[in-house]
Record summary
Predicted 3D model of RNase P RNA and transfer RNA as a complex of 448 nucleotides. The prediction has a mean pLDDT of 78.
RNA sequence: UCUGCCGGGUAGGUAAUCGCUCGCUCUCGGGCGGGAGGAAAGUCCGGUCUCCACAGGGCGGUAUGCCGGCUAACGGCCGGGGGGAUAGCCGCGAGGCUCAUCCAACGGAAAGUGCCACAGAAAAUAAACCGCCGGGUUUCAACUCGGUAAGGGUGAAACGGUGCGGUAAGAGCGCACCGCGGUCUCAGUAAUGAGACUGGCAGGGCAAACCCCAUACGGAGCAAGACCAAAUAGGGGAGUAGGAGCGGCCCGCUCCGUUCAGCUCUCGGGUAGGUCGCUAGAGCCGGUCAGUAAUGACCGGUUUAGAGGAAUGAUUACCGCCUCUUCUGAAAGGAAGAGGAUACAGAAACCGGCUUACAGCCCGGCAGACACU
RNA sequence: GGACUGUUAGCUCAGAUGGUAGAGCGCUGGCUUGAAGAACCAGACAUGCGGAUUCGAGCGCCGCACAGUCCACCA
Numbered sequence: 001u002c003u004g005c006c007g008g009g010u011a012g013g014u015a016a017u018c019g020c021u022c023g024c025u026c027u028c029g030g031g032c033g034g035g036a037g038g039a040a041a042g043u044c045c046g047g048u049c050u051c052c053a054c055a056g057g058g059c060g061g062u063a064u065g066c067c068g069g070c071u072a073a074c075g076g077c078c079g080g081g082g083g084g085a086u087a088g089c090c091g092c093g094a095g096g097c098u099c100a101u102c103c104a105a106c107g108g109a110a111a112g113u114g115c116c117a118c119a120g121a122a123a124a125u126a127a128a129c130c131g132c133c134g135g136g137u138u139u140c141a142a143c144u145c146g147g148u149a150a151g152g153g154u155g156a157a158a159c160g161g162u163g164c165g166g167u168a169a170g171a172g173c174g175c176a177c178c179g180c181g182g183u184c185u186c187a188g189u190a191a192u193g194a195g196a197c198u199g200g201c202a203g204g205g206c207a208a209a210c211c212c213c214a215u216a217c218g219g220a221g222c223a224a225g226a227c228c229a230a231a232u233a234g235g236g237g238a239g240u241a242g243g244a245g246c247g248g249c250c251c252g253c254u255c256c257g258u259u260c261a262g263c264u265c266u267c268g269g270g271u272a273g274g275u276c277g278c279u280a281g282a283g284c285c286g287g288u289c290a291g292u293a294a295u296g297a298c299c300g301g302u303u304u305a306g307a308g309g310a311a312u313g314a315u316u317a318c319c320g321c322c323u324c325u326u327c328u329g330a331a332a333g334g335a336a337g338a339g340g341a342u343a344c345a346g347a348a349a350c351c352g353g354c355u356u357a358c359a360g361c362c363c364g365g366c367a368g369a370c371a372c373u
Numbered sequence: 374g375g376a377c378u379g380u381u382a383g384c385u386c387a388g389a390u391g392g393u394a395g396a397g398c399g400c401u402g403g404c405u406u407g408a409a410g411a412a413c414c415a416g417a418c419a420u421g422c423g424g425a426u427u428c429g430a431g432c433g434c435c436g437c438a439c440a441g442u443c444c445a446c447c448a
Stems, first nucleotide, its partner, number of pairs: 001369010012319007020035006037344001041355002044353005049221004056251004061217005066080005081106001083103004087098004107212002112210002114206003129152002131148007160178006179201001180199008225276004235267006242256004269447003283302008321340008374444007383398004392428001400416004421437004
């Protein structure tokens, strides 16, 4: 310098003309002003709001899961801890260390149940296939009884490891070290860490298997819901002394009802109109202070789409971006000409997150190639 | 706009406590036939895609893609 991967940021600007939509104004012809996003998306979480008891009890169900903090709330964010992989270094080795880089849904496997295919002797209160050692039989090839988990072999996984001693052969059987467990002390809000002492070492893995523990959660959703208007057959069927709100169940509460009738469900019928909800909101911008940070407090400024079968567009010019060529310049660069690219995507009650998509350009990291030193 | 369901062979559907996934029709080859069909025999063909958990994923978890269903008001 180029290429690739990963992460973060940004998401062209100005003017004119012709259109769309909303608001205001008007002399009804027009005039003025506003008009998509970082994800408006997926609907995966959490809330505001509305209705149902402004939401109750129990069982069931769902979600989350190291510690601390932030927040309206969260499965989100920030900080910390422990763990793993890679690389490097140290050690004879078992192993250990790191201001290194990256990853990560990280409670409990000693509450219980379950699963661990194939292979293998054995897959979990262990176990003897080969091998090793001892006894017996003995046709000297082997068989049998017992010991042995050090070696071989199987597997994803085999009941601590490296050595020395020890032994018939072996074995934490003994010892040193490594790893691990327990107790105490110290540091820290805590997770946890460090040190000392101590224990021969404990029933392996899976909880994104059931489950246990802790915490949180009532249900439905703006097609929620409120009002006005129009039209039709207050028609048929089923259920019912209870029914509905109420949703998986039970209780409880409220309302209606227990004569005709009413109520509920369903089929059928009618209308596909308007207004509100609806956009000032945990809003946006800037600054100061507190905090490692997420974030918070205060001050100042600002008001920024509200359509509703659904507007927010198109063309041209110039500037901006990229590539190539030419000229100029010591270089950085500058000038001219030609060509090219402009992604993902499209508000629908609103807000905070997560996830996914994204051309070109900028920044950071890693890997590779080439050239020079 | 909101709520929810599904994706297994070319088609329609099963099924598998997490351990090599089947059936019918269809397709290919053989046999049979003058030829074809039917019958018989044999064969090929699949878990929508990506990731994590696990020794191992069609299944359990996460994220995408595609397809489908339902929801208005009035009496």
It holds a member of the Rfam family "Bacterial RNase P class A". Rfam links the family to the GO terms ribonuclease P activity, tRNA processing and dimeric ribonuclease P complex.